[in-house]
RNA sequence: UGAGUCGACUAGGCAGUCGCUGUGGUGUUAGUUUUGACAGCAUUUUGUCAAUUAGAAUAUCCCAGAGGAAAGUCCGGGCUCCACAGGGUAGGACGCCAGGUAACGCCUGGGGGGCGCGAGCCCACGGAAAGUGCCGCAGAAAGUAAACCGCCUUCGGAUCUUUUUUGGAUUAAGGUAAGGGUGAAAGGGUGUGGUAAGAGCACACCGCGCUAUUGGUAACAAUAGUGGCAGGGCAAACCCCGUUCGGAGCAAGACCAAAUAGGUUUCCUUUGGCGUGACCCGCGCUGGAGACGGGUAGGUCGCAAGAGGCAAGCGGUGACGCUCGUCCCAGAUGAAUGACUGUCCUAGACAGAACCCGGCUUAUAGGUUGGCUCAUCGA
Repeated sequence: UGAGUCGACUAGGCAGUCGCUGUGGUGUUAGUUUUGACAGCAUUUUGUCAAUUAGAAUAUCCCAGAGGAAAGUCCGGGCUCCACAGGGUAGGACGCCAGGUAACGCCUGGGGGGCGCGAGCCCACGGAAAGUGCCGCAGAAAGUAAACCGCCUUCGGAUCUUUUUUGGAUUAAGGUAAGGGUGAAAGGGUGUGGUAAGAGCACACCGCGCUAUUGGUAACAAUAGUGGCAGGGCAAACCCCGUUCGGAGCAAGACCAAAUAGGUUUCCUUUGGCGUGACCCGCGCUGGAGACGGGUAGGUCGCAAGAGGCAAGCGGUGACGCUCGUCCCAGAUGAAUGACUGUCCUAGACAGAACCCGGCUUAUAGGUUGGCUCAUCGA
């Protein structure tokens, strides 16, 4: 200098004018519920003042006002409601080991496998000796293994050829799976010996199974011994094993106000029916399920102070945890942050909260910056 890899931050800035929404403060206007006092009225009741009460409109002031993914609705929870919240079957999810976390199918570290020169990246990573199933075409053969081309042969049965033997050719029979071919894969691999020719046939090393020792919390690794060795692959095939799992969801749920028709009708009915996924048992309750028709659709809470943010210190390889300090950072409800002007340069991508949080996945212009790797050159 170039290429690569793993992270972090940002997401147009500044100024002015007008506008929108919310918390809080201050004032104004009309008015609701209840109580008390006073005054008036023949009674019912009316008015004024004070307190209380669910709120509303409006003016002004301070402060605040969309994201790194707010998206997907894919996981996990907080929260709310139902349920004696219990047991089981089916079903779903996860799947190396150890940690983190409220929890997880997430994250961190380690082990094993694969890719890369490397920094690094990826893995749906328990079991094929419980059983079943699949491996097309090609090829002899892909599980009762088998023989297409080959190799060898009982001083080879037969035939031909050669001067005779030797030798050579064809064919029957037997042996063989080392060589060649097909294929993703062909009964472990390489080498040596041996053999008629070959073969773990024998041996050495590697691979595989089993055992022991050592190291490690463990997954696992190393070493030694032993065995000729269950032909391979697929479980993201069925299956087996281990762990784990109530349901519904803020349109949950709670309260206030108002209105209507306490309407008509059908079925089951204690040996029944209902009870927040299915089925069974248990438990609880005593009614349950429809059809037609009518009324209301208003308001408040839930609704943001949190498994919260930031900084420092300590512990840990790390995810993260602890201590102390500090801050309050949107709560709309047909849906709020927009428009205009000027200026700057990096010329602005993907894109808008609706109960909240932790993750994963997807989309993404530009800018700033840190660590590490490789190549080249120079000192």
Source information: Bacterial RNase P class A from a Porticoccaceae bacterium, 379 nucleotides, folded computationally. Rfam family: Bacterial RNase P class A. Rfam links the family to the GO terms tRNA processing, ribonuclease P activity and dimeric ribonuclease P complex. From the family's description: Ribonuclease P (RNase P) is a ubiquitous endoribonuclease, found in archaea, bacteria and eukarya as well as chloroplasts and mitochondria. NCBI's taxonomy places the organism under Bacteria, Pseudomonadati, Gammaproteobacteria, Cellvibrionales, Porticoccaceae. The prediction has a mean pLDDT of 76.